[in-house]
Record summary: The part of an RNA shown here (large-subunit ribosomal RNA, domain IV) has 327 nucleotides and comes from a soil metagenome. The full RNA is in RNAcentral, with records from MGnify.
Context: one part of a larger RNA
């Protein structure tokens, strides 16, 4: 001096990022438990009393009085708690070996495809799976328990339906038999003296798509500037005025989200860039990439507060095992 473990005056978190470590708490009987709250919980809430031995009375549970800190067993016994907030409804799942979470997944919501050789998924195929199922089923997004909602834009993209017009690919071929000549027929290689002739090219007919027309957000996505107005003064119900496809509505809001910023005010502390509660000037929240609430629930996350301690004031002591030194 390291490690494991026991005490400790006096205070009692003054340690620290941060009570991380400790230490407290424990069983079992019996008395009592708020706010809330989905009426199931919240609940062991908290918060109290009791607990060995001996007498002596009782049939016994127990009661009442009096008393001790002793000695053992076992591998081992046994919530610390209360407020407040954030996330995520909950049990569950994960990063085998640095992350258990606010990540995943979850009943429940919605919107799509799929009619049965289904869609869809593997595979070259055969085939399997979907299922020995059938829309109360199967896939495929997206939200994510409940509550109360979930506004406005279809201009783009994408998706669905449409078919009148535009645009538009390959192709419009060979071959036999009969039979016709009424209309139209651009160039033209080869052949040919020329008339011609038939390839070619060109004209022409040619889906689907695209243009186009409509519709569709719980589809990808988007949700304005500027300027003026009120008899203090600031404000701006109100008006103009540009541009949008439409200019963010309920709710919340310095938020897990706010740069200025430790925003400002109020709470709590003697003191509080955290915190809780408003405000609202939202640098840059918003509603199923769902918005706000919410009882229960969490080895979650953040603030307080009582207990309690060597975390510390500061620091001391011992008990074992290393380390070191002799040997």
């Nucleotide at each position: 001096c390291u490690c494991u473990c026991u005490c400790c005056a006096a205070g009692g978190a003054a340690c620290u990022c941060g009570g991380c470590a400790a230490a407290a708490u424990g069983g079992c009987c019996c008395c009592g438990u708020a706010a809330c709250u989905u009426c199931g919980g919240g609940a062991g809430a908290a918060g109290g009393g009791g607990u060995g031995c001996u007498u002596a009375c009782g049939a016994g549970a127990g009661u009442a009085a009096g008393u001790c800190g002793c000695a053992g067993u076992g591998a081992a016994g046994a919530g610390g708690c209360c407020c407040a907030a954030g996330c995520g409804a909950c049990u569950g799942u994960u990063u085998a070996c640095c992350a258990a979470a606010a990540a995943c997944a979850c009943a429940g919501g919605u919107c799509u495809c799929c009619g049965c050789u289904a869609a869809g998924u593997c595979g070259u195929a055969a085939g399997a799976c979907g299922a020995u199922g059938u829309a109360u089923g199967g896939g495929g997004g997206c939200u994510g328990a409940c509550g109360c909602c979930u506004g406005c834009c279809c201009a783009g993209u994408g998706c669905c339906g449409g078919a009148a017009g535009g645009u538009u690919a390959a192709g419009g071929a060979a071959g036999u038999u009969g039979g016709u000549c009424a209309g139209g027929g651009g160039u033209a290689a080869c052949c040919u003296a020329a008339a011609g002739c038939u390839a070619g090219c060109g004209a022409c007919c040619g889906a689907a798509g695209c243009c186009c027309c409509g519709g569709u957000g719980a589809a990808c996505g988007g949700c304005g500037g500027c300027c003026g107005u009120a008899a203090c003064u600031a404000u701006a119900a109100c008006g103009g005025u540009c541009c949008u496809a439409a200019g963010g509505u309920a709710g919340c809001g310095a938020a897990a989200u706010u740069c200025c910023u430790u925003g400002u005010c109020g709470g709590g502390u003697a003191a509080g860039u955290u915190c809780c509660g408003a405000c609202c000037c939202g640098c840059a929240c918003g509603a199923a990439a769902g918005g706000c609430g919410u009882a229960a629930c969490g080895a979650u996350u953040u603030g307080g507060g009582c207990g309690c301690u060597g975390u510390c004031u500061c620091g001391g002591a011992g008990a074992g095992a290393g380390a070191c030194u002799c040997g």